The prediction has a mean pLDDT of 77. A computed fold for a 362-nucleotide RNA from Candidatus Fusicatenibacter merdavium, annotated as Bacterial RNase P class A.
RNA sequence: GAAGUAGAACAUGUAAUCGCGGCUGGCAGGACCGAAAGGGGCCAGGUGAGGAAAGUCCGGGCUUCACAGGGCAGGAUGCCGGAUAACGUCCGGCGGAGGCGACUCCAGGGAUAGUGCAACAGAGAGAUACCGCCAGAGCGGCGCGUGCGCCGGAACUGGUAAGGGUGGAAAGGCAGUGUAAGAGACUACCGUUCCUCUGGUAACAGGGGAAGCCAUGUAAACCCCAUCCGAAGCAAGACCGAACAGAAAACUAUGUGGCGGCCCGUCACGUUUUCAGGUUGGUCGCUGGAGGGCACUGGCGACAGUGUCACUGGAUAGAUGAUUACACGCGACAUAACCCGGCUUAUCGUUCUGCUUCGCAG
Repeated sequence: GAAGUAGAACAUGUAAUCGCGGCUGGCAGGACCGAAAGGGGCCAGGUGAGGAAAGUCCGGGCUUCACAGGGCAGGAUGCCGGAUAACGUCCGGCGGAGGCGACUCCAGGGAUAGUGCAACAGAGAGAUACCGCCAGAGCGGCGCGUGCGCCGGAACUGGUAAGGGUGGAAAGGCAGUGUAAGAGACUACCGUUCCUCUGGUAACAGGGGAAGCCAUGUAAACCCCAUCCGAAGCAAGACCGAACAGAAAACUAUGUGGCGGCCCGUCACGUUUUCAGGUUGGUCGCUGGAGGGCACUGGCGACAGUGUCACUGGAUAGAUGAUUACACGCGACAUAACCCGGCUUAUCGUUCUGCUUCGCAG
């Protein structure tokens, strides 16, 4: 200097003027809106959309069912150990794959509980012999010591699974001994199974021994194993004000209804359907929180503890706008609606830090 890799911060800035929402304090307590509950005025001060506010994919806080359970079914997670309120998230490690490397990725338990599936090719997909190799009697030829030896095309009988072919995969792999020719038939080294030792909390890693030893893949196929799981949701729910009108039918205590589905159990004494009427108002919930910044301590780390500082949107047809001047990263993706911890997706750029590789110079 170039190329990578892992993280962090920011998200146009400054100034002025006018305008908008809410909070705190003071003034007013009247005008105004409203039948009511309620709303609302003026001044001053502070404050006022994101890293994803998006998706609604997980986990919760909170509210109601509800006074709370057991089982089955169903769903989720899936190596080990931790963090957390919790999680399917995060951190560290183990195993596997990729990369020269820093690093990245894995829907990572079980195929010896059982069931299922695996096209085509090929003889054959856990079972077989297509080509081949070996041996034998017969047949033909040759030789000779006349009954032996050698050679040979096709067919027959027997042995074989080493070699070749098909295929993603072919009777564990590989090198030998051995054999008529071969073969774990046997041996050494791998692999597999079992036993044991060392290290580690563990997943696991390494060492030693024994046994010729079932051997394909697939579980984001069914399934088995381990662990976990109430439901619905702020349009939850509570209060205030105003107004109205009930009618018919069915089941009815051996019943009906509630408790995610079913059963048990438990609670209540009513429940459901159709037609019709009133209220479309206001307030709370609604923001001080498992929260945030900084410092120190402990920890590899996620994070935890202690101290200190500050109080940062609460709209409800829905607040952040407009103008001017200057600057430069020339402004992308995009604007809360009960709140929080994550994950995923979109995205113009700027700055900083650690590490890896290559090249050059000293």
The sequence is in RNAcentral, with records from ENA.
It matches the Rfam family "Bacterial RNase P class A". By type it is a ribozyme.
The organism belongs to Fusicatenibacter, within Bacteria.